This is a predicted structure of a 151-nucleotide RNA (glmS glucosamine-6-phosphate activated ribozyme aptamer). Its Rfam family is "glmS glucosamine-6-phosphate activated ribozyme aptamer". Its family is annotated with regulation of gene expression and catalytic activity in the Gene Ontology. Rfam classes the family as a riboswitch. Model confidence (mean pLDDT): 77 of 100.
RNA sequence: AAAUAUGAGUUAGCGCCAUGAACCUUAAAUAAGGGUAACGAGGUAUGGGAAUUAUCGAAAAUUCGGCGGAUGUCCCAUCGCAGUGUCGACUGCGUUACACAGGAGCAAAUAUGCAGGUGACUGCAAAACAAAUAUCCUGUGAUCGUCUUUC
Numbered sequence: 001a002a003a004u005a006u007g008a009g010u011u012a013g014c015g016c017c018a019u020g021a022a023c024c025u026u027a028a029a030u031a032a033g034g035g036u037a038a039c040g041a042g043g044u045a046u047g048g049g050a051a052u053u054a055u056c057g058a059a060a061a062u063u064c065g066g067c068g069g070a071u072g073u074c075c076c077a078u079c080g081c082a083g084u085g086u087c088g089a090c091u092g093c094g095u096u097a098c099a100c101a102g103g104a105g106c107a108a109a110u111a112u113g114c115a116g117g118u119g120a121c122u123g124c125a126a127a128a129c130a131a132a133u134a135u136c137c138u139g140u141g142a143u144c145g146u147c148u149u150u151c
Stems, first nucleotide, its partner, number of pairs: 014068004020064001023034004039057003045078006079094005085147001087145003098141007112125005
């Protein structure tokens, strides 16, 4: 230095369970052991700060409860993009970088089947069914000053 193996880290509606409660097992139990404790979609310009409360639907269950974290929101600063040449202000936005309206397209779990477990429950498999943001298509609308160029 390379190759191979192993481990760690990165991962964020994400992780965890401290004898909370409920659940399962145990010839008893105010105990011991065990298992569960949110289903996906979407989401980060950089730094700092704030808030008992961070988007969307699926499902119907403790998906109760708690701890930690978080890409959300708001405020401040900085950088950038757009508002039809430059620069500045202002407003909106965040690199696919404006707003509004209409349209298009998009999931997993549950359930079912198979396997494991005394059981709570766990793993796997193929299929069905959302909404919001972003995206794509269509339409409408999008400030002021300044300097320059052309007519």